[in-house]
RNA sequence: UCCUCAUGAAGAGAGAGGGAGGGACUGGCCCGAUGAACUCUCGGCAACCGGCGGAUGCUUGGUGCCAAGUCCAGAGAACGUUUGUUCAAAGAUGAGGA
Numbered sequence: 001u002c003c004u005c006a007u008g009a010a011g012a013g014a015g016a017g018g019g020a021g022g023g024a025c026u027g028g029c030c031c032g033a034u035g036a037a038c039u040c041u042c043g044g045c046a047a048c049c050g051g052c053g054g055a056u057g058c059u060u061g062g063u064g065c066c067a068a069g070u071c072c073a074g075a076g077a078a079c080g081u082u083u084g085u086u087c088a089a090a091g092a093u094g095a096g097g098a
Stems, first nucleotide, its partner, number of pairs: 001098007013042005021031003025074004043066003048062002050059003070090001076087004
């Protein structure tokens, strides 16, 4: 990097450094000097893998996550009909594989 499978309307932030960006992409709409990205420390959520257990489960390990539904919509399909529902796609995370 590619392939397969699973999940997504819930949940969970403080401090120090840092300095203007960030929310995948496009269009919106937002967040940001009352301090963005990023790094570190500590904390938390969750329960995919691991571990433990007879089991609902638990959490000392490996990831992940801690604004807004995956922030909303966006190439396609089905149904519906007044702009909606579902699926798919895309993207994210995990597990397995090439």